[in-house]
Context: one part of a larger RNA
Parts: sequence; C1' cells; structure tokens
RNA sequence: UGACGGGGGUCCGCACAAGCGGUGGAGCAUGUGGUUUAAUUCGAUGAUACGCGAGGAACCUUACCUGGGCUAGAAUGCUGGGGGACCGUGGGUGAAAGCUCACUUUGUAGCAAUACACCGCCAGUAAGGUGCUGCAUGGCUGUCGUCAGCUCGUGCCGUGAGGUGUUGGGUUAAGUCCCGCAACGAGCGCAACCCCUAUCUUUAGUUGCCAACAGGUUAAGCUGGGAACUCUAAAGAAACUGCCGUCGUAAGACGCGAGGAAGGAGGGGAUGAUGUCAAGUCAUCAUGGCCUUUAUGCCCAGGGCUACACACGUGCUACAAUGGGGCGUACAAAGGGCUGCCACUUAGUGAUAAGGAGCGAAUCCCAAAAAACGCCUCUCAGUUCGAAUCGGAGUCUGCAACUCGACUCCGUGAAGCUGGAAUCGCUAGUAAUCGUAUAUCAGCAAUGAUACGGUGAAUACGUUCCCGGACCUUGUACA
Repeated sequence: UGACGGGGGUCCGCACAAGCGGUGGAGCAUGUGGUUUAAUUCGAUGAUACGCGAGGAACCUUACCUGGGCUAGAAUGCUGGGGGACCGUGGGUGAAAGCUCACUUUGUAGCAAUACACCGCCAGUAAGGUGCUGCAUGGCUGUCGUCAGCUCGUGCCGUGAGGUGUUGGGUUAAGUCCCGCAACGAGCGCAACCCCUAUCUUUAGUUGCCAACAGGUUAAGCUGGGAACUCUAAAGAAACUGCCGUCGUAAGACGCGAGGAAGGAGGGGAUGAUGUCAAGUCAUCAUGGCCUUUAUGCCCAGGGCUACACACGUGCUACAAUGGGGCGUACAAAGGGCUGCCACUUAGUGAUAAGGAGCGAAUCCCAAAAAACGCCUCUCAGUUCGAAUCGGAGUCUGCAACUCGACUCCGUGAAGCUGGAAUCGCUAGUAAUCGUAUAUCAGCAAUGAUACGGUGAAUACGUUCCCGGACCUUGUACA
C1' cells in the first nucleotide's frame, strides 16, 4: 500500500422486511449428471454451466460408430510430360461412393510446325486435420456492475515503499455539486450529446383519414369531393428547481404550491472506466508450438447424437365453479409475404384437397385477436375437472417419416384434490393473467427464444438481522 476480520462508523441495492405470484409434490416437454452403448460427437460446471453454444439433429447438418472406398487427395494456383476439343449418352458391378467398359463429337488462329482455351491422366510443388494445448495467444464474451470508482502532470511531505490531490463538513442516483484544505490542474468513467415513448405546432395528404356538402348501397370512405380530425414521417417547441413559499453561507432539500401533456434524472433503450476471476471460447474466425500424412485427411451407405433403474435444473398443463362446455357480440399493437402470403367457391366432422382472384403490399393476404361481455348448461364428483398413455383410421412436407416428424378424427381416460425441508421473481402500466407475430425453417418435436399489444393489482413501518457492494477508520503471525 492492499487484502481480510463472527472490529467500529456512514450509506446503498427486491438484500431483508411488507405484499403478490411461483418452484420443490403430479403428468409431460427440454437441458444436464449418471448409467448403458459399436457410437450414444464436442464444449459449458457455485454465484457467472444445466430451454446454454443449437435463431430448427429423419438424410444432409455431423464433428461420433460400423462397413465399403480414395491417396496431390473435396477446393484453388504454378511447373513439366503425355492424351483428348469440351459438353453429352449408354452398359457392367455395387447399398451408394467408387471401380470399369463403350459410344458420339473433333474447338479458335495458322498453309503447316505450333500456340491458345477447355477437360481427364502422370510426375513435382503448395495440401488437409471440428487432432492437442484458452495455463503460449489475438479477437469476442460473462461477472463484480451502470457499482462510482480508477489514474496522471507539476508542486509539497517522506531516507524509502509511498502519501497528498481523491481526506474533512454538507449534498447527490453519481469522485454530482458546494464550502474548507499544500495543493493547483487534467484524463478515463458519472451526467449530457443518440434512439423510442408521453403533449402541442408547422409542413405534406396516398395506399391512410371522413367533420361539413352531394350521390349511392342489403352493407361498406363505396364514389364525387374535402385537408378539419385520426394517422403516417420530417422539422421544430416544451422541463430549467425556471416561478412562489419555508429551511440553508452555498450546493441543495421540502411543499395534495402555481402553471403545465409531462416536475424535479418524466418512462424505457443503447452506452459497461482502471481492473478481478491463469473465468469462457484453439469447435465461429485468426494464430505460435506439438502431433498426424495410404490417415487423426477425404467420399459414401446405414446407424447414433432421440438409449433409460435413477438424480438435478428450467418450463408447459393441471388439480377446477373467480371454473369447464355451447351459442352470440366487441376492442389491439407489432411483424411477415413471389420457390411466397393466399381472399373467395366447392368437397371433407377435420387436418387438408381441388379450383381460383388480389398483392413484391399504409392498397391484397396471413388475420380468428384472446382474455372480456350477454344468454344457456354443468352443481362439488376424480366429475361435462384433468389430459398423459394406448388402439384404430387419416392429412401434409419431403428421394425417404421403421429407428426418429408435425397435425386431424374416433375410441381409451393414467397421475393429480394446491405440494416437506427449502427456495425464486417482482416496486407500476410493474407482478399476475390473455392472446398476437417473427427469426431459424422443405417439414418439425417451439411448452423454447426474441418482440408486440389487451386486462391490470397488492405492499414498502423500517434498516435490527441474512446476502452483495461503496467510503472512512481500526487490528493483523497474510501478500
């Protein structure tokens, strides 16, 4: 100087408390451990691994296993030799890859030799490796932590390591600002500048809108028209403790004060200092070293990554009446669409199929929003709760659904009556609850992830305690 303390002081955080909803019990989905296996490829392992890499494992992917093949090799460049135009077609063998046989054709310039272009073969040179080392590395990332810290120049103090500044008194979300001070300044962080959102104004008015006027329909901005409103998307305005009062030297604090759409950082996002964990990644990529070179490389078929006594994590669905079922009636936002989205009609109980408009989309389509509301029914039961499991029949994608796809219909109708010890999330348009969309994608194991809106709470006395952190101080046989 740090680090640590079941030392002290001050302060903060869904850290506790106060509340609401869960997990832990059941069934299933998914990841992991373990076990099994020819293989169940590899990595991630307290917080900071475990719906993680994977934003799509039937083949491919694929790295694993078994078997069949190739050896300058799957790709590209160069040199030399020799052959043939290239392309294309067929046969044999085979699971395919591969191996092998045959046919067709005879390029451009040039009289020709030859040269050029293209394709095999041979030789040579450069290959290849998801093999090892993340404890040799770059890059990227997690975490402490969006915590308020981390430093430098000059000066001053100290023999020196170092200190001071950065401590102190206040204040703040903040090393934020004020006052003081052997310090005076400065940098990286904080804040602001950026984006979305809440209000208004201006501009613009189609594909969006429809107040007034007219036409028109079973109905509809449907039409003429309009530029008001909504909206769209560009530019501006607006919030600064600016005004008032109280307290204070000031910074600032307080006020069911005013005005205002918004009030004291209005709400959210992006943004992550110096460093810590030899944290993670050599399997995104790049890369040193090592290893391999008829194999640890490459091609192919089939299998595996989907196994299953069990253990754990994360979720979904429930155990019901604030509910289940039937019929009817409303109200979103944000996305996507031509190898596409598919209106509408017909067939089918249905998944879908056959026809068939529109739209590269503020125009057409996906698209029905669902919770909600109204009426009817069920009446507390393992049930009209719950849906696992199994049997049968189908639809679709795809070369192909046996291992191993999703969906539909009929039948079947398991556990489960609110979950021990323990444990998690959340402070407001939040939790809870309800649907919608997208990426990946032929299809889909999505209950996942990422976004979007609808309905919409309870509680916070307080900081003694648990956890984590910041500053000052104290002790130390630690560095």

The part of an RNA shown here (small-subunit ribosomal RNA, 3' major domain) has 479 nucleotides and comes from Flavihumibacter profundi. Taxonomically the source falls in Flavihumibacter (Bacteria, Pseudomonadati, Chitinophagia, Chitinophagales). It was read from a public genome assembly. It matches the Rfam family "Bacterial small subunit ribosomal RNA". The prediction has a mean pLDDT of 83.